[in-house]
Predicted 3D model of a 104-nucleotide RNA (Guanidine-I riboswitch aptamer).
It was read from a public genome assembly, where an Rfam model found it.

């Protein structure tokens, strides 16, 4: 000083909702309440299961570069404003149509 690519997967976050689990309220059993049981109501419930990012994070694997006779070592994997809308699931979403449409 210079050269190449610009992907796959895990696992966690923001975040997101309510199938189930807790919470919580209400009505019954119920003859004080407590605690139990049953039913319904709240996700304007902190939670736990759960969804979860191209433009969060971390690993791993691919791929490419340089050096190397070989084994192998070292490096790079940049940059990213975004909707309306619609889908999936219990249900929503930074999820999927989507690095899409526009913008610049």
């Nucleotide at each position: 000083g210079u050269a190449a690519u610009a992907g796959c997967c895990g696992a966690c976050u923001a975040g997101g909702g309510u199938u189930c689990c807790g919470a919580u309220c209400u009505g019954c059993c119920u003859c004080a309440c407590c605690c139990g049981g049953c039913a319904g109501g709240u996700g304007a419930c902190u939670g736990g299961u759960c969804c979860g990012a191209g433009a969060g994070u971390c690993g791993g694997c691919g791929a490419c570069c340089u050096c190397c006779a070989u084994c192998g070592a070292g490096g790079u994997u940049a940059c990213a404003c975004g909707g309306c809308g619609g889908g999936a699931u219990a249900a929503a979403a930074g999820c999927c149509c989507g690095g899409g449409a526009g913008a610049a």